[in-house]
RNA sequence: ACGAUCCCCGUGGGAGAGACCGGUCGCGCGACCGGCGCCGAAGGAGCAACCGCCCCUGGAAACUCUCAGGCAAAAGGACCGCGGGGGGAUG
Numbered sequence: 001a002c003g004a005u006c007c008c009c010g011u012g013g014g015a016g017a018g019a020c021c022g023g024u025c026g027c028g029c030g031a032c033c034g035g036c037g038c039c040g041a042a043g044g045a046g047c048a049a050c051c052g053c054c055c056c057u058g059g060a061a062a063c064u065c066u067c068a069g070g071c072a073a074a075a076g077g078a079c080c081g082c083g084g085g086g087g088g089a090u091g
Base pairs, nucleotide, nucleotide: 006086007085008084009083010082011081012080013079018036020035021034022033023032024031025030037071038070039069043067044065045064046063050059051058
């Protein structure tokens, strides 16, 4: 001097599934409770290819489960792009 993985912030994009039914509050938007039907891409859990390990056993998905969350809009949203900051592998 170039500065990776990773972390944080900002910003753009970002799917799926009942604007369901009943009741309560309420001017209304809407909120809550109960019921049935659904979704998977917050989070969580489980297994697996694979990696590690003498054994024991550990890590691990966008797969699976739907506990949670969600099913007009809003909000949220895995993931991707851009910018900034931290950091410091490698050289």